[in-house]
RNA sequence: CGCACGGGAGAGUCCUACCGCAUCCGGCGGCAGGCGCCGAAGGAGCAAUCCUCCCCGAAACCUCUCAGGCGACAGGACCGUGUG
Numbered sequence: 001c002g003c004a005c006g007g008g009a010g011a012g013u014c015c016u017a018c019c020g021c022a023u024c025c026g027g028c029g030g031c032a033g034g035c036g037c038c039g040a041a042g043g044a045g046c047a048a049u050c051c052u053c054c055c056c057g058a059a060a061c062c063u064c065u066c067a068g069g070c071g072a073c074a075g076g077a078c079c080g081u082g083u084g
Base pairs, nucleotide, nucleotide: 001084002083003082004081005080006079007078012035014034015033016032018030019029020028021027036070037069038068042066043064044063045062049058050057
């Protein structure tokens, strides 16, 4: 580093339009937009620190929120076990 298994957080049951289904009404699902929000794929910024010092290089769970995400599923940094 790859693979398998297990663990693994945060933030909207918001508003609007349209479509489908159901219904007496209430509703359910999909999709697009708006507003709000999250920080743990990826990306970017700062740099504690490491490289005996400098250069070079590496570098956070901090910051940003481009990407991503805000029921469940999925995804998921990272951790553990096994294995190549």